[in-house]
Context: one part of a larger RNA
RNA sequence: UUGGGUUUAAAGGGUCCGUAGGCGGACGAUUAAGUCAGGGGUGAAAGUUUGCAGCUCAACUGUAAAAUUGCCCUUGAUACUGGUUGUCUUGAAUUACUGUGAAGUGGUUAGAAUAUGUAGUGUAGCGGUGAAAUGCAUUGAUAUUACAUAGAAUACCAAUUGCGAAGGCAGAUCACUAACAGUAUAUUGACGCUGAGGGACGAAAACGUGGGGAGCGAACAGGAUUAGAUACCCUGGUGGUCCACGCCGUAAACGAUGGAUACUAGCUGUUGGACUUUCGGGUACUGAGUGGCUAAGCGAAAGUGAUAAGUAUCCCACCUGGGGAGUACGUUCGCAAGAAUGAAACUC
Numbered sequence: 001u002u003g004g005g006u007u008u009a010a011a012g013g014g015u016c017c018g019u020a021g022g023c024g025g026a027c028g029a030u031u032a033a034g035u036c037a038g039g040g041g042u043g044a045a046a047g048u049u050u051g052c053a054g055c056u057c058a059a060c061u062g063u064a065a066a067a068u069u070g071c072c073c074u075u076g077a078u079a080c081u082g083g084u085u086g087u088c089u090u091g092a093a094u095u096a097c098u099g100u101g102a103a104g105u106g107g108u109u110a111g112a113a114u115a116u117g118u119a120g121u122g123u124a125g126c127g128g129u130g131a132a133a134u135g136c137a138u139u140g141a142u143a144u145u146a147c148a149u150a151g152a153a154u155a156c157c158a159a160u161u162g163c164g165a166a167g168g169c170a171g172a173u174c175a176c177u178a179a180c181a182g183u184a185u186a187u188u189g190a191c192g193c194u195g196a197g198g199g200a201c202g203a204a205a206a207c208g209u210g211g212g213g214a215g216c217g218a219a220c221a222g223g224a225u226u227a228g229a230u231a232c233c234c235u236g237g238u239g240g241u242c243c244a245c246g247c248c249g250u251a252a253a254c255g256a257u258g259g260a261u262a263c264u265a266g267c268u269g270u271u272g273g274a275c276u277u278u279c280g281g282g283u284a285c286u287g288a289g290u291g292g293c294u295a296a297g298c299g300a301a302a303g304u305g306a307u308a309a310g311u312a313u314c315c316c317a318c319c320u321g322g323g324g325a326g327u328a329c330g331u332u333c334g335c336a337a338g339a340a341u342g343a344a345a346c347u348c
Stems, first nucleotide, its partner, number of pairs: 004319003007302002012316001014201004021194003025088007033081002035077008048066007091191001092188003095184006103177007110154001114150008125136002162169002207246005215241002220236004258315006266293006273286001274283003297304002321348003330341004
């Protein structure tokens, strides 16, 4: 390289948008670039292959043919691909109507709990654990009542529920924004799919500046445990966790399963629509999600099985023994932390 693969053996990019490129619906017309056929030219010789011949044979040599899979010119063919052009509606999009949801951004607001403060009642313990101790408390704690203040998170509803491209999203309400589903079949008429580079978003932690700081809590301190205990348990507790604006760009970013389209037995839940109803329900008269079981098939097996890991097509990404190593060097990005790209020697 060919071939083969990527749930778990090495291997799907964290996700989407999108440039170039690749691929692309139905019916005609035209062209003849790809494609196919005929003819012509060329494709040096030697070498190669085959036939015959010459050295006594062979190596070797001579001669004839083939091959030289290619390129150019020309005459035709037109199914497929391409170009041009016309039409179509089923792919795609738009419109109208009806709905759906923890989708996003910003504001306003609610109750419970916790902590603190002030005041009242009240007196000797509280707290914590396997057991204790550190700790708090007669300067009156814990408990309890009233008021005030603060920050963070939203019990029940709540569910293999829902929404979002992924990360993720949950008290209520208002404003703005986006999406999805169904019905109608009204409009455009292939406008599509994928997507190297590129761009945007991207949990937690970390970083910068300024705020905030109730609870929790790396670091740290103390008490225990223990042979030791730089831990697990307990008492405290700083950064942080929260907000605004930046930065970082990584995760077991997982369904460890890239995206799109078509096709291929069933049964049973559920979400939001549609149709229908005898109001119980039903849809062998419906499409969109989200679960469970399973036939065939697939698979090394576990399993998967219309939400495929089945049958096919298109495009992208990635893999090629273990270690060395996601390291070194170089480059790009970053305030830094580091991220991205990414070897070799050597060794088994």
Molecule: small-subunit ribosomal RNA, central domain
Organism: uncultured prokaryote